[in-house]
Context: one part of a larger RNA
RNA sequence: UGCAAACGGUGGAUGCCUAGGCGGUAAGAGGCGAAGAAGGACGUCAUAACCUGCGAUAAGCGUGGGGGAGCUGGUAAAUAAGCAUUAUAUCCCACGAUUUCCGAAUGGGGAAACCCACUCUUUUUAGAGUACCUACUUUUGUAGGAGCAAACCUGGAGAACUGAAACAUCUAAGUAACCAGAGGAAAAGAAAUCAACCGAGAUUCCCAAAGUAGUGGCGAACGAAAUGGGAUUAGCCCUAAAGUGGCAUAGUGAAUUAGUGGAACUGUCUGGAAAGUCAGGCGAUACAGGGUGAUAGCCCCGUACACGAAAAUCGCUAUGUUAUUAUUCGAGUAGGACGGGACACGUGAAAUCUUGUCUGAACAUGGGGGGACCACCCUCCAAGGCUAAAUACUCCUUACCGACCGAUAGUGAACAAGUACCGUGAGGGAAAGGCGAAAAGAACCCCCUUUAGGGGAGUGAAAUAGAACCUGAAACCGUUUGCAU
Numbered sequence: 001u002g003c004a005a006a007c008g009g010u011g012g013a014u015g016c017c018u019a020g021g022c023g024g025u026a027a028g029a030g031g032c033g034a035a036g037a038a039g040g041a042c043g044u045c046a047u048a049a050c051c052u053g054c055g056a057u058a059a060g061c062g063u064g065g066g067g068g069a070g071c072u073g074g075u076a077a078a079u080a081a082g083c084a085u086u087a088u089a090u091c092c093c094a095c096g097a098u099u100u101c102c103g104a105a106u107g108g109g110g111a112a113a114c115c116c117a118c119u120c121u122u123u124u125u126a127g128a129g130u131a132c133c134u135a136c137u138u139u140u141g142u143a144g145g146a147g148c149a150a151a152c153c154u155g156g157a158g159a160a161c162u163g164a165a166a167c168a169u170c171u172a173a174g175u176a177a178c179c180a181g182a183g184g185a186a187a188a189g190a191a192a193u194c195a196a197c198c199g200a201g202a203u204u205c206c207c208a209a210a211g212u213a214g215u216g217g218c219g220a221a222c223g224a225a226a227u228g229g230g231a232u233u234a235g236c237c238c239u240a241a242a243g244u245g246g247c248a249u250a251g252u253g254a255a256u257u258a259g260u261g262g263a264a265c266u267g268u269c270u271g272g273a274a275a276g277u278c279a280g281g282c283g284a285u286a287c288a289g290g291g292u293g294a295u296a297g298c299c300c301c302g303u304a305c306a307c308g309a310a311a312a313u314c315g316c317u318a319u320g321u322u323a324u325u326a327u328u329c330g331a332g333u334a335g336g337a338c339g340g341g342a343c344a345c346g347u348g349a350a351a352u353c354u355u356g357u358c359u360g361a362a363c364a365u366g367g368g369g370g371g372a373c374c375a376c377c378c379u380c381c382a383a384g385g386c387u388a389a390a391u392a393c394u395c396c397u398u399a400c401c402g403a404c405c406g407a408u409a410g411u412g413a414a415c416a417a418g419u420a421c422c423g424u425g426a427g428g429g430a431a432a433g434g435c436g437a438a439a440a441g442a443a444c445c446c447c448c449u450u451u452a453g454g455g456g457a458g459u460g461a462a463a464u465a466g467a468a469c470c471u472g473a474a475a476c477c478g479u480u481u482g483c484a485u
Stems, first nucleotide, its partner, number of pairs: 001484009015470001016434002020405002022402007029394002031148002039102003042055003046079001049075003061096006070083003107116003117130005132145005152183001153181004163170001167217001193200002204231005214222002235386003238330001243324011255313003259307003265280003269276001281298002283287001289301003335359008345371001366381005421428002441469001444456004
């Protein structure tokens, strides 16, 4: 040095687990904000830190309910000082009070959490007010607005990569990003609609029609409608209604926000431990699920079922009151010309809708449409307005579910995670779970340069479960023995 065996070190794979995620279903909620939000800064406990809560009344104050023996949030034990013990403890729910400073931030300024003012009042220590815009009132006020928020929605304005195997019309796509605005949905909506000589009867969504008819450097591609079947249905108004919203009162509710009751088992054996084994019982409108020293219907929490609200909120109904929305049946309109845009439809034979410029009717004895245009025929009545449901979405709440993941997975994040750290900044962005049933977390002694490390002793079922702690693979490094060189 190699090989083999045994025993170790290192390392943290694997197995098992789950405190966290992911995806759904059914309900709810769909907003918060000048009565100062979202989000923060700084404080706050007998306390040094972080988290949670809270705000100088600061892990809290008051009132009303619930509940009933311990309690003073978590990491996090101990101590101190207290509260409570049969009902004003802690705790849970509802409603109030307080709520520093910044932030739309609003007295002025500002490099956010800071600086500097003025006016009035008074109990001079303190309290209140002082931004801008709009409307109405009147010369002073009142009311509203502003900002934030995950997606869904309407409108405005609007790319490129890409595809066409290049590229310019075209496509991507009216998509992304941007802006404005609204609602719990939004938008649309009661025919100047379709249809085809038969008829239908507002809108929206789904299935089919159909990848059809068409459009298209007739390339790439784009791509209907009538009609049929479903979901849901609702109609109305213009000298003031249907409705919608607010408020008040009354009624009502199996509604929401705390809760209450809730059946039935013992012994033997093994074991550290019984829920396992064996034996004999019992409950079940409850054998969903979880926990308990191994696998429990009957040990515990629950579950089925049956009950429950002083207060607040919500739904429905009725009555009353109040607010809000349309201005006269639609003229600079329909139509036309030129230039655009939207229609599945790229200017085409191109109807229809829309409009930047220029024009410009008729008045129901009238007008629009039926895909150039004309006639006949059919059908409807523009240039005013409102309208639930069926539809879209989920930042969020509750309950439940999963041939979803199980710590390199699943969220980036199971842990002080959008943290540490990186970057001037926009921004980027981790790693990191597991002793044991219970800390019973190793008194005491010894070695020792040592708050290191180790050996005894003790605990424990186990300490090669000892906190660098379940299991403990491999690479890698050793010790002992044997063989070989």
A computed fold for a 485-nucleotide part of an RNA from an uncultured Gammaproteobacteria bacterium, annotated as large-subunit ribosomal RNA, domain I. Model confidence (mean pLDDT): 82 of 100. The sequence was found in a public genome assembly.